About this RNA: Small-subunit ribosomal RNA, central domain from a metagenome, 351 nucleotides, folded computationally. The RNAcentral record of the full RNA draws on SILVA.
[in-house]
Context: one part of a larger RNA
RNA sequence: CUGGGCGUAAAGGGCGCGUAGGCGGCUAUGUGCGUCGCGGGUGAAAGGUCCUCGCUUAACGGGGAAACGGCUCGCGAUACGGCAUGGCUGUGAGGGCGGUAGAGGAAGGUGGAAUUCCGGGUGUAGUGGUGAAAUGCGUAGAGAUCCGGAGGAACACCAGUGGCGAAGGCGGCCUUCUGGGCCGACCCUGACGCUGAUGCGCGAAAACGUGGGGAGCGAACUGAAUUAGAUACUCAGGUAGUCCACGCCCUAAACGAUGGACACUAGGUGUGGGGGGUAUCGACCCCUCCCGUGCCGCAGCUAACGCAGUAAGUGUCCCGCCUGGGGAGUACGGCCGCAAGGCUAAAACUC
Repeated sequence: CUGGGCGUAAAGGGCGCGUAGGCGGCUAUGUGCGUCGCGGGUGAAAGGUCCUCGCUUAACGGGGAAACGGCUCGCGAUACGGCAUGGCUGUGAGGGCGGUAGAGGAAGGUGGAAUUCCGGGUGUAGUGGUGAAAUGCGUAGAGAUCCGGAGGAACACCAGUGGCGAAGGCGGCCUUCUGGGCCGACCCUGACGCUGAUGCGCGAAAACGUGGGGAGCGAACUGAAUUAGAUACUCAGGUAGUCCACGCCCUAAACGAUGGACACUAGGUGUGGGGGGUAUCGACCCCUCCCGUGCCGCAGCUAACGCAGUAAGUGUCCCGCCUGGGGAGUACGGCCGCAAGGCUAAAACUC
């Protein structure tokens, strides 16, 4: 390189937007670039292959043939493909109109429960914790209980096998701003599409910078236990952190361990959103269509497990990635970062 692959064996980029590129609906005409046919030229010789001949044979040599993937010229064909100029829309994509569900995002405001702390009242000897204890707290009045106050963080029930988002992720309530989806009947644009190297943006937690905040929890740390020891598990404390603003970091079992788009391929059952129909006093219920989300299951696929209209089935297009284990996601170099480190990424050697 070819080939074969990527749910779990090595292998899907964490996710999106999108540049180049690759690929691309129906139809008419022109052209004839690719493509195809016929013919011509060229493709030196030697070598190689096949046939044959000459040295006794062979090596070697002579003759002939095929071949030389190819290039080029002329003529012709026009389905597919390219280019050009038009047209089409029940269809791909988009827009307008009317509805609709939602923890989608950002900012501001606000509520109650609970924990902790502070002040006060009642009240007295314990409390707390564990396997059992002890450290701790408490006669300077704890714990318990009642009233008042402060502050921070998270939002019980609803809650779902539920919803929204591209992913990360999103959950009290209200307001403002704002993104996307879905449904309905018409109207409009007329292929405007799919994918996407480089690039740009987003990206849990932890960590970092500056300033704030700090109730609870709690790496580190201290003490009490346990133990042979106990730098742990358990207990009492507790700093960073967890929270906010702005700026960084850019990783993950970033998982469905399953890239995106489109088309096609038995059924059954549940659930969320919308539309239509039947019907009812009405919530319901029944039939049906579209979208989302689960379970079961046929064909098919699979090494098996399993997947199975949300495919891991059958196909087309584009991107990413894999190529024995260790060395190693390391060294070196480069780029990025305040740092921590990240991204890219070997070899010797060894089994």